[in-house]
Context: one part of a larger RNA
């Protein structure tokens, strides 16, 4: 000199953008954050409202069965020095729901169950029998355009005939093909620190599933990913092994570069989801608001025995030099489901708090010398504050009153919001601080104190005339700031 997610002291009008727990990956009360579909299904109920042939049926609620979504989206940065990222490739070694394109079916059967109802346990969370019932739920059977599998003869495999209709259709299903979009797996190359982590320097250090084959399990796949057997390999001073740190990375800050610090917010990629471990399901998790086991921690309990997981959003205690509201709405974009109307969405879009940052504006112009009055200072002649002020002439941004009113929305829909913005009104009116003046360094005198009290970034001021302490009273400099510690180059 420039940066900062920033603190701390004094001030503080106003607006538009951004950003706002860096510490304790501490512990968390209360809400909310992930539902949706009756055009897949049976059942129950029905207060209001329509129809009715009085049985009902349309509507509507309600838990359950079933699909599809919950693996996105949102946090977090504890853990990783490794194919984790990064950037080139490989993947004839591999899978992708939903969607697109073309192809080829959608025939005929069956047993159940949940729920509803009865019976029983338990304090509850819940849980056990019995009857009974429906699907696009679940099982055979045929059939094979294909697919797989093969000794090439052959031999295995599918369905939801469903739902809806305004009767044209529309929307689901099976198989197999390409596409697309997302992942999985390998491989070069590169980016902390320590050799006081390697005795002898050609051996030493690590290395037993370690390194290689063979079979054989096992994956969506390759492959010590696993198991048996067999061989004895592999790594390594171009730095293994260990030890510390520590998300990476686009970038960001600085600097002419080159380097150098850094990895907030925004994007990308990874990893966690109280700690440890496992697997169900599924296309996809070894799952943040699933499950199960162990542990620690909180609550509940009838003492048998159950409940939780804020590193989503708000909050709350803690810890800290420090970091915001138990907000308002799905109007817009985007995501789920839906055939739609629709529903849900603490993603998101707003608003709300904080000078935290950055950029705009104001705190009035202009005239005015009797250079008033005070204050400072003085050689007592005057200097100076000083056009500064008052007057006196204008102006009205911001802000305050009043009145009008958008865009964002395409046919309807606007949270934010009577907001932006536009006119009118009134008054100089409701808006200026802070540090500093020995030198570096812009920017001087006077009183008081008298190595005291104090100042100091570094040199150094102070012991009776201190431009260096406090005071004043003048002056630099930056300004809604400014100053001080800190911390990068």
């Nucleotide at each position: 000199g420039a940066g900062c997610g920033a603190a701390c002291g004094c001030u503080a009008g106003c607006g538009g953008c951004a950003c706002g727990c860096u510490u304790a990956a501490c512990a968390c009360a209360u809400g909310c954050a992930a539902g949706u579909c009756g055009a897949a299904c049976g059942c129950a109920c029905u207060u209001a409202g329509c129809c009715u042939u009085c049985g009902g049926g349309c509507g509507g609620u309600g838990a359950g069965u079933g699909g599809c979504g919950a693996a996105c989206g949102g946090g977090u940065g504890a853990g990783u020095a490794a194919c984790a990222c990064g950037u080139a490739g490989a993947u004839u070694a591999u899978c992708u729901a939903c969607c697109c394109c073309a192809c080829a079916g959608c025939g005929g059967g069956g047993g159940a169950u949940a729920g509803c109802c009865c019976c029983g346990g338990g304090a509850a969370a819940c849980c056990g029998g019995g009857a009974u019932u429906a699907a696009u739920a679940c099982c055979g059977c045929a059939u094979a355009c294909g697919c797989c599998c093969u000794u090439c003869g052959g031999g295995g495999u599918a369905a939801a005939a469903g739902g809806c209709u305004u009767c044209g259709g529309c929307c689901a299903c099976u198989g197999a093909g390409g596409g697309a979009u997302g992942a999985g797996u390998c491989u070069g190359c590169g980016g902390c620190c320590c050799a006081u982590u390697a005795u002898c320097u050609a051996a030493u250090c690590c290395u037993a599933g370690u390194u290689g084959g063979u079979a054989g399990g096992g994956u969506a796949a390759c492959g010590g990913c696993c198991u048996a057997c067999c061989a004895a390999g592999g790594g390594u001073a171009c730095g293994a092994u260990g030890g510390g740190u520590a998300g990476c990375u686009g970038g960001u800050c600085u600097g002419a570069g080159a380097g150098g610090a850094u990895g907030a917010u925004c994007a990308g990629c990874c990893a966690c989801a109280u700690u440890g471990g496992g697997a169900c399901u599924g296309a996809g998790a070894c799952a943040c608001g699933g499950c199960c086991c162990a542990a620690a921690c909180u609550c509940c309990u009838a003492c048998g025995g159950g409940a939780g997981g804020c590193a989503g959003c708000a909050g709350u205690g803690g810890g800290g030099a420090a970091u915001c509201u138990u907000g308002c709405a799905c109007a817009a974009u985007g995501g789920a489901g839906g055939a739609a109307a629709c529903u849900c969405u603490g993603a998101u879009g707003c608003a709300g708090c904080g000078a935290u940052g950055c950029c705009g504006c104001g705190u009035g112009a202009g005239u005015g010398a009797a250079g008033a009055a005070g204050g400072c200072c003085u050689u007592u002649g005057g200097g100076u504050u000083g056009u500064a002020a008052a007057g006196c002439u204008c102006u009205u941004u911001c802000g305050u009153c009043g009145g009008g009113g958008a865009a964002g929305a395409a046919a309807a829909u606007g949270a934010c919001u009577g907001u932006a913005c536009c006119c009118g009104a009134a008054u100089a009116a409701g808006a200026a601080g802070g540090u500093c003046c020995g030198g570096c360094u812009a920017a001087c005198u006077u009183c008081g104190u008298g190595c005291c009290a104090g100042c100091a970034g570094c040199c150094g001021c102070g012991g009776u005339a201190a431009u260096a302490c406090g005071a004043a009273g003048g002056g630099a400099c930056c300004u809604a700031g400014c100053g001080u510690a800190g911390u990068u180059c």

Small-subunit ribosomal RNA, 5' domain from an uncultured bacterium, 489 nucleotides, folded computationally. Model confidence (mean pLDDT): 84 of 100. The RNAcentral record of the full RNA draws on Greengenes.